[in-house]
Formats: sequence, structure tokens, C1' cells
RNA sequence: UCAUCCAGAGUGGCGGAGGGACAGGCCCUUCGAUGCCACAGCAACCGGGGAACUGAUCCCGUCAGGUGCUAACUCCUGUCACGCAUAGUGCGUGAGAAGAUGA
Repeated sequence: UCAUCCAGAGUGGCGGAGGGACAGGCCCUUCGAUGCCACAGCAACCGGGGAACUGAUCCCGUCAGGUGCUAACUCCUGUCACGCAUAGUGCGUGAGAAGAUGA
């Protein structure tokens, strides 16, 4: 810089108090979280194979493949625009910011 982010997928061992990026909310967690390790799985970004054949698409889930991922939509909101509603607080849609992953 570009692409994607409403799908999908967990058990065991170690260990012992915080974790979900940040802030607010909300939630998970001693019925053992987060993390690490093993095995299992999901997915299809890249390498690979096939179809198509000139502009870019589709299929396979392959191989001792390279990554990634396996609570909650990126858990929700955060900034802006528009619409709706209200005494006020708000609600919805779109775009963005931030973040994550890959190339």
C1' cells in the first nucleotide's frame, strides 16, 4: 500500500489471577480465566494442483506445505454524514478512524 473482518472450528496437560488491543459499557473467569505445550479441528490469504484463456474468474483442501484462527459480529460503542424519534437521554443506515490477519 492492497484485500478481508454478521460464516466456521476444542479437548487434554502445566500453571494459578486476571482477561476480552485502547477508553467507556457489557461480558468471561478459582466449576480455573489469560498464557504456554500436545493433539485435534476450522478456514482458504499465499505457495501448490486443475478448469477457463487475456483479464481476471472458478474449483480442489492438497503437501512432512507457509501463515492465521478455534466465547460473544472486530462483543458493542467511539469520528462524520443522513434519516427517524424525543422534554432530555437516544435509534437506524452508510462512510470513516482504530484494531486484527494475509500478501